[in-house]
RNA sequence: AAUAGAGGCGCGGCUUUUAUAAGUAGUAUGGGCGACGGUGCGGAAUCACCGCAGACGAAAGGAAAAGCUGCCGAAAUUCACAGCAGAUUCCGUUGCUGUGCGUUGGGACGCUGCAAAAUAUGCCGCGUACUGUCACUUUUUGUGGAGCGCUAUU
Numbered sequence: 001a002a003u004a005g006a007g008g009c010g011c012g013g014c015u016u017u018u019a020u021a022a023g024u025a026g027u028a029u030g031g032g033c034g035a036c037g038g039u040g041c042g043g044a045a046u047c048a049c050c051g052c053a054g055a056c057g058a059a060a061g062g063a064a065a066a067g068c069u070g071c072c073g074a075a076a077u078u079c080a081c082a083g084c085a086g087a088u089u090c091c092g093u094u095g096c097u098g099u100g101c102g103u104u105g106g107g108a109c110g111c112u113g114c115a116a117a118a119u120a121u122g123c124c125g126c127g128u129a130c131u132g133u134c135a136c137u138u139u140u141u142g143u144g145g146a147g148c149g150c151u152a153u154u
Base pairs, nucleotide, nucleotide: 001154002153003152004151005150008072010071011070012069013068014067015066016065017064018063026056027055029053030052032050037047038046075104076103077102079100080099081098082097083096084095085094105131106130108128109127110126111125113123114122115121133145134144135143136142
């Protein structure tokens, strides 16, 4: 340097079904309000906005289960830059994609914050023990490190 592997409720993607979102948004009907707005001025009527009544009535994102599939920096993520989306334009925000430096071995539980309709759940950070791996060791144990690592073969 190349190839092949290991950690385990292991990490992603796609499809289908289900619940939630929600009797919400919205549609039509009925009736109410209706200004400093719509008109040269005034009045009336009426339109928009707003809210009431019953009728009909969603969806996205996120979640669970099953199946298929790619894998073991799997993948996630802070920051910066670039592009796309929506809107009349700009700024900002949000989401998606890509690049670069960096952080995180892994899952679980708890806490703060953020997102979300949410007591679901996800993400960053912190903490607790557990677990895999390597180094050292008093080798029965304990301490420490990080995946740009570890093991095997050539």

The RNA shown here (Lysine riboswitch aptamer) has 154 nucleotides and comes from a bovine gut metagenome. It matches the Rfam family "Lysine riboswitch aptamer". About the family: Riboswitches are metabolite binding domains within certain messenger RNAs that serve as precision sensors for their corresponding targets. Allosteric rearrangement of mRNA structure is mediated by ligand binding, and this results in modulation of gene expression. Model confidence (mean pLDDT): 75 of 100.